[in-house]
Context: one part of a larger RNA
RNA sequence: GGACGAACGCUGGCGGCGUGCCUAACACAUGCAAGUCCAGGAGAAUAGGUGCUUUCGGGUGCUUUAGUAAACUGGCGAACGGGUGAGUAACACGUAGGUAACCUGCCCUUGGAUUGGGGAUAACACUGCUAACGCGGUGCUAAUACCGAAUAAGGCAGCGAUUUCACAUGGGAUUGCUGUUAAAGCUGGCCUCUAUUUAUAAGCUAGCGUCUGAGGAUGGACCUGCGUCCCAUUAGUUAGUUGGCGGGGUAACGGCCCACCAAGACUUCGAUGGGUAGCCGGCCUGAGAGGGUGACCGGCCACACCGGGACUGAGGUACGGCCCAGACUCCUACGGGAGGCAGCAGUGAGGAAUAUUGCGCAAUGGCCGAAAGGCUGACGCAGCAACGCCGCGUGAGGGAUGAAGUUCUUCGGAAUGUAAACCUCUGUUAGAGGGGAAGAAAGAGCGGGUUUCGAACAGAUACCUGCUUUGACGGUACCUUCAGAGAAAGCCCCGGCUAACUCCGUGCCAGCAGCCGCGGUAAUACGGGGGGGGCAAGCGUUGUCC
Numbered sequence: 001g002g003a004c005g006a007a008c009g010c011u012g013g014c015g016g017c018g019u020g021c022c023u024a025a026c027a028c029a030u031g032c033a034a035g036u037c038c039a040g041g042a043g044a045a046u047a048g049g050u051g052c053u054u055u056c057g058g059g060u061g062c063u064u065u066a067g068u069a070a071a072c073u074g075g076c077g078a079a080c081g082g083g084u085g086a087g088u089a090a091c092a093c094g095u096a097g098g099u100a101a102c103c104u105g106c107c108c109u110u111g112g113a114u115u116g117g118g119g120a121u122a123a124c125a126c127u128g129c130u131a132a133c134g135c136g137g138u139g140c141u142a143a144u145a146c147c148g149a150a151u152a153a154g155g156c157a158g159c160g161a162u163u164u165c166a167c168a169u170g171g172g173a174u175u176g177c178u179g180u181u182a183a184a185g186c187u188g189g190c191c192u193c194u195a196u197u198u199a200u201a202a203g204c205u206a207g208c209g210u211c212u213g214a215g216g217a218u219g220g221a222c223c224u225g226c227g228u229c230c231c232a233u234u235a236g237u238u239a240g241u242u243g244g245c246g247g248g249g250u251a252a253c254g255g256c257c258c259a260c261c262a263a264g265a266c267u268u269c270g271a272u273g274g275g276u277a278g279c280c281g282g283c284c285u286g287a288g289a290g291g292g293u294g295a296c297c298g299g300c301c302a303c304a305c306c307g308g309g310a311c312u313g314a315g316g317u318a319c320g321g322c323c324c325a326g327a328c329u330c331c332u333a334c335g336g337g338a339g340g341c342a343g344c345a346g347u348g349a350g351g352a353a354u355a356u357u358g359c360g361c362a363a364u365g366g367c368c369g370a371a372a373g374g375c376u377g378a379c380g381c382a383g384c385a386a387c388g389c390c391g392c393g394u395g396a397g398g399g400a401u402g403a404a405g406u407u408c409u410u411c412g413g414a415a416u417g418u419a420a421a422c423c424u425c426u427g428u429u430a431g432a433g434g435g436g437a438a439g440a441a442a443g444a445g446c447g448g449g450u451u452u453c454g455a456a457c458a459g460a461u462a463c464c465u466g467c468u469u470u471g472a473c474g475g476u477a478c479c480u481u482c483a484g485a486g487a488a489a490g491c492c493c494c495g496g497c498u499a500a501c502u503c504c505g506u507g508c509c510a511g512c513a514g515c516c517g518c519g520g521u522a523a524u525a526c527g528g529g530g531g532g533g534g535c536a537a538g539c540g541u542u543g544u545c546c
Base pairs, nucleotide, nucleotide: 001546002545003544004543006542007541008540009539010538013392014391015390016389017388018387019385020384021350026348027347028346030345031344032343035076036075037074040073041072047064048063049062050061051060052059053058083303084302085301092228093227094226095225096224097223098222099221102220103219107216108215109214110213111212112211113210114209115149117147118146124139125138126137127136128135129134154181155180156179157178158177159176160175161174162173163172164171165170185208186207187206188205189204190203194201195200196199229275230274231273236266237265238264241263242262243261244260246258247257248256278300279299280298281297282293283292284291285290305326307324308323309322328339329338330337331336356382358381359380360379364378365376366375367374368373395425396424397423398422405416406415407414408413429487431482432481433480434479435478439473442470443469444468445467446466447465448464449463450462452460453459490535491534492533493532494531495516496515497514501530502529503528504527505526511518512517
């Protein structure tokens, strides 16, 4: 000199863009942060209308409310998104490769199939226990839930054959035999075909699905070379240890696990042990080499009160899933239960120190849905903070008897100083009034046209087009009018380094100080006044890094 997620002191006008618990991975009140689909199934209450019946209280059927609310079964999602940095010195990360040792829901391309049966169960009804969370019993019912059966193009497994690549196990292609392996329907439209009761489905058709292949894409898994802090006042370490054979297990290789066999394996090129630490793109500094660092943003990893475990699933470190143990908190009728903010806000505590229990799904993105749409503390915005960077303003021109005041003085004067007053103007920002966006080139609804599928002049997909509609921010940005210099300057320093000097007070006192050093009676170094220098909505101090 530069930098900062900074803090402290004094001061403080506006705007834009960013940033904001670095400490206790301490404990958490409250609300919200993951749902959605009724076009898979089932399905009210209430109220209205109407029929039948009645002992006039009512009972019951149909219909509208309504294929609606809330729940249930079921599907998909919940493994993403969001947080944190505790642990980890490791294939964790970075980089370059490999898998002839692998998996991959949804998505894209392209084939084939979607036949025919069965038994339950939730919701619900009745009912038992319980303070509560909740736990049962009996009965009823459905499915794209569940279980057999059929079919097997294809897939998989075993035994073969041919060929090709590799040549160490082995890989690819074609093919034979044996075994094994699947499904689910829903919605709309039509009457061309079939059937009849002439408007329907068992038929046809479109859309959405389901099952099974091949290929792709995407996401992951595993392996390897190299690189990645300090301590030798850590020198030896290791028994599933190192390798083999056989097996188990896995998506898959492998001591990953197991039986047996061998005795190996690592190490001064630093093993083992201890300490510290998430890694990187980057960021800061520096001419560079290098040094420091890993906040924000992006990639990877790890973790979710602490420790362990599996289940489901295409996928699990499963933050807002389950089970066990522990610590802690809460409820309890003492029998037993409930909980996990390192999600967004917010509270206490700790600390030098770090914000609102805000608005909205309008945009972007995500999940579900055929769609309409729903959900989304992701996100978009607003609020607070000079915490940082950038921009603007606090006025401009004129104005000398150089007013007054103040300071200094050699008492003549000098300085403050064009500074003020005063005159003439301007109108940024703030203030008041008026107008007023873009962000929606997207989405949605209704209608029209064209294309494709189709038997079709149904219908649906896609495209074009007309009308209507959707904005949290926000009456914001921006534009314009009005009035008015009116509302807006401080902080540090002045001995040398280092730009800037005098007076008074003090008297080795009080004090200053980054270093050298000042102060013991004329202190440009302490304190105050005047003056001056520097920077400026900031200026200084402290801390850390180069």